Annotation:
Predicted 3D model of a 176-nucleotide RNA (Lysine riboswitch aptamer) from Anaerosacchariphilus hominis. The model forms 100% of the base pairs in the Rfam consensus. The sequence is in RNAcentral, with records from Rfam. The coordinates come from a structure-prediction model, not an experiment, and the mean pLDDT is 82.
């Protein structure tokens, strides 16, 4: 001087890069509900069965009219927070909510697999939804790297690959 594994530390994709959260705004919705009338005339609510509890002939469901009349979720701009497996997503397991139980939905820890990123199509779930998010699949766009060809160089082309990846630094010391 210096190769290689490991290991520290800092960074980069984009100002539609990923997440949380606060005002405001539209949107649900003139929807749900409520009173009042009239028709009806025996059931009706708690996701579903089952039990239970409530309300119903002092008139359930439903159905016309009238007056009243939301909320959650989900979504837009701003703003601050955390950050680059940021984060999403399926198992499996495990707590927690929902009148009980069982299944179903919500949600939080763990753990295993998958997925650079955004974006448009299709379909397919979730949704009030022609909004958004999610899965699957196709398409160019980017970003990195590895090979091959081109170029003084800058780069620009092709084919591939994934983030446990890439880029710098410092440690490390086969070795000369």
């Nucleotide at each position: 001087c210096a190769a290689a594994a490991a290991g520290a530390u800092a960074g980069a994709g984009g100002u539609u890069g990923c997440g949380u959260u606060u005002u405001c705004c539209a949107u649900c919705a003139g929807u749900a509900c409520c009173u009042u009338u009239u028709c009806g005339g025996a059931u009706a609510u708690g996701a579903c069965a089952g039990g239970c509890a409530u309300a119903g002939a002092a008139g359930a469901a439903g159905g016309a009219a009238a007056g009243g009349g939301a909320a959650a979720g989900g979504g837009g701009c701003u703003g601050a927070c955390g950050c680059c497996g940021a984060a999403a997503g399926a198992g499996a397991u495990u707590g927690u909510u929902u009148c009980c139980u069982g299944u179903g939905a919500g949600u939080g820890g763990u753990u295993u697999c998958u997925u650079g990123g955004g974006c448009a199509u299709a379909c397919c779930g979730u949704g009030a939804a022609g909004a958004a998010c999610g899965a699957u699949a196709u398409g160019a766009c980017u970003g990195u790297c590895a090979c091959c060809g081109g170029u003084u160089a800058c780069c620009c082309g092709g084919u591939g690959g994934g983030g446990c990846g890439c880029u710098a630094u410092c440690c490390g010391g086969a070795g000369a």